[in-house]
Background:
Predicted 3D model of an 81-nucleotide RNA (c-di-GMP-I riboswitch aptamer) from Candidatus Desulfobia pelagia. It matches the Rfam family "c-di-GMP-I riboswitch aptamer". About the family: GEMM was predicted in a large-scale screen for bacterial structured RNA regulatory elements. Of the family's consensus pairs, 95% are formed in the model. The prediction has a mean pLDDT of 79.
RNA sequence: CUUUGAAAAAGGCAAACUCCGGGUGACCGGGGGACGCAAAACCAAUCGGAUCCUGAAUGAAAGGAUGGCCGGGUUACCAGA
Numbered sequence: 001c002u003u004u005g006a007a008a009a010a011g012g013c014a015a016a017c018u019c020c021g022g023g024u025g026a027c028c029g030g031g032g033g034a035c036g037c038a039a040a041a042c043c044a045a046u047c048g049g050a051u052c053c054u055g056a057a058u059g060a061a062a063g064g065a066u067g068g069c070c071g072g073g074u075u076a077c078c079a080g081a
Stems, first nucleotide, its partner, number of pairs: 002081004012037002017032006035068001041074003047071003050066005
């Protein structure tokens, strides 16, 4: 440096639910809490899909949200090769 893995060791994150706050909403932030995660770290303007929300009854366009939806990109602890 590349790659494989979570068996060991040190750790890390935090689903649902709930309380407070923000938002029309999807959802987001903080506290509690752990379903799970070898990248559950970052990227959704400025990679490509997908799903969700708004608006206006339907469709289209437009705008927004989700990285714990998928592919992908970047970075990273330990062990083995």